[in-house]
RNA sequence: GGCGCGGUGGCGAAGUGGUAACGCAGCUGUCUGCAGAACAGCCAUUCGUCGGUUCGAAUCCGAUUCGCGCCU
Repeated sequence: GGCGCGGUGGCGAAGUGGUAACGCAGCUGUCUGCAGAACAGCCAUUCGUCGGUUCGAAUCCGAUUCGCGCCU
């Protein structure tokens, strides 16, 4: 330098055009003498960044950045 895959809540991880699952952690409440457990609720006004397509984009297209791998 070229090619491929990936970047989504604090962490892990789904979602491949129509209101972003789930698990762990955290917070609040119920319960308890206190705590733990259990149960209920909250937790991504935006999916690396910028631009484009579209009525509508995490999702499609282009550029760019970071990580991993392959080739030279």
Molecule: transfer RNA
Organism: Candidatus Levyibacteriota bacterium